[in-house]
The prediction has a mean pLDDT of 78. The RNA shown here (Bacterial RNase P class A) has 353 nucleotides and comes from Rhodocyclaceae bacterium UBA2250.

């Protein structure tokens, strides 16, 4: 230079004028100063939790999530390290990553065969029948074909074919044997570990579990429209049906537990204020510890709480010309949409010293 992987920041901007929503201070009040006001995903509702209610909160069983090893974390399917395994020439990305020897199933079709087996072939000792030659003329001898009989190395099928691949050996062949390799199982060396070496030994028919299953680990339930407090108003009506050996008990069932009423149908009253509502598992800063995610210390700050929903119009200037898009208890993630810009770490490759 150019082409790429990885990480981390920005997320219009200044100024006038009018308009909005909170606090706070002054005012009887109307108002008046201050001051502070949407995101990196505020989305999706996917996962995990704070909080709140059910509540005397316990066991099991069915159902559910996660699935490699350490480590972070209030947890978690996040995250960070590392390990196999694949993709890349790499930097790097992925990964639904526990078991096929508990046990069931599935693999159309093609193929001789998919927990087995012989289509083409190969060979063919001895045995056997036929045919032809020979010649010492008889069960002598040689060729040829079939039968018997041995093989699974060669071919063909398939996504997948008796562990590859070479040499030896055989009648032809086969791990029969040998070298090198693969995969299982052991043992020995390195790691906390998943694994990994390289040596010995032993063995060789798979592959699918995002098929049922088997096995670790985890899991109550519903939720801010959760709950809480004041007002106010109605009709403390009508029916039905279970009732102690019986009804309720916030996901099903069964055992304990707990109350002593429960549930459906019609029909009538209220949907008002106020509070949960933002000081947090907080935000930045420096240090200490660690490969790191993260944690300790010490400092400094307060940084949205509407409530039918608060940020607009107007102008003038600057620029990266601005997309994707607006909080509704709250936080930690994860997916998904996304215009530009700015910084840094690694890779490749070309050129020239």
């Nucleotide at each position: 230079g150019a082409a790429g992987u990885c990480c981390g920041c920005c997320a219009g901007g200044c100024a006038g004028c009018c308009g909005c929503g909170g606090c706070a201070c002054g005012g009887c009040a109307a108002c008046g100063u201050g001051u502070c006001g949407a995101g990196g995903a505020a989305a999706g509702u996917c996962c995990g939790g704070g909080c709140c209610c059910c509540a005397u909160a316990g066991a099991g069983c069915a159902g559910g999530a996660u699935g490699c090893c350490g480590g972070c974390u209030a947890a978690c399917g996040g995250c960070c390290g590392g390990g196999c395994a694949c993709u890349g020439u790499g930097a790097a990305g992925u990964g639904a990553c526990g078991g096929a020897c508990a046990g069931u199933g599935c693999a159309a079709c093609a193929g001789a065969a998919a927990c087995a087996u012989a289509c083409c072939g190969c060979c063919u000792a001895a045995g056997u029948c036929c045919g032809c030659a020979a010649c010492g003329c008889g069960u002598u001898u040689g060729c040829g074909g079939g039968c018997c009989g041995g093989c699974a190395a060669g071919g063909g099928u398939g996504a997948a074919a008796u562990c590859g691949u070479g040499c030896g050996g055989u009648a032809a062949g086969a791990g029969c044997g040998c070298a090198c390799g693969g995969c299982c199982g052991c043992g020995c060396u390195g790691g906390c570990a998943a694994c990994a070496g390289u040596c010995g030994c032993g063995g060789c028919g798979g592959g699918c579990a995002a098929a049922c299953c088997c096995c670790a680990u985890c899991c109550g339930g519903g939720g801010c429209a959760a709950g809480g407090c004041c007002a106010a108003a109605u009709a403390g009506g009508g029916g039905a049906g279970c009732g102690a050996u019986g009804g309720c008990g916030u996901g099903g069932c069964u055992c304990g537990c707990g109350c002593c009423g429960c549930u459906c149908c019609c029909g009538g009253g209220u949907a008002g204020g106020c509070u949960g509502c933002u000081u947090g598992a907080g935000g930045c800063c420096g240090u200490c510890a660690g490969c790191a995610a993260u944690g300790g210390c010490g400092g400094u700050c307060c940084c949205a709480g509407a409530g039918g929903a608060a940020u607009g119009g107007c102008u003038g200037c600057c620029c990266a010309c601005g997309a994707c898009a607006g909080a509704a208890c709250c936080c930690g993630g994860c997916u998904u949409a996304u215009c530009g810009g700015c910084g840094g770490g690694c890779u490749u490759c070309c050129a020239u010293c």

It matches the Rfam family "Bacterial RNase P class A". From the family's description: Ribonuclease P (RNase P) is a ubiquitous endoribonuclease, found in archaea, bacteria and eukarya as well as chloroplasts and mitochondria. The family's RNA type in Rfam is ribozyme.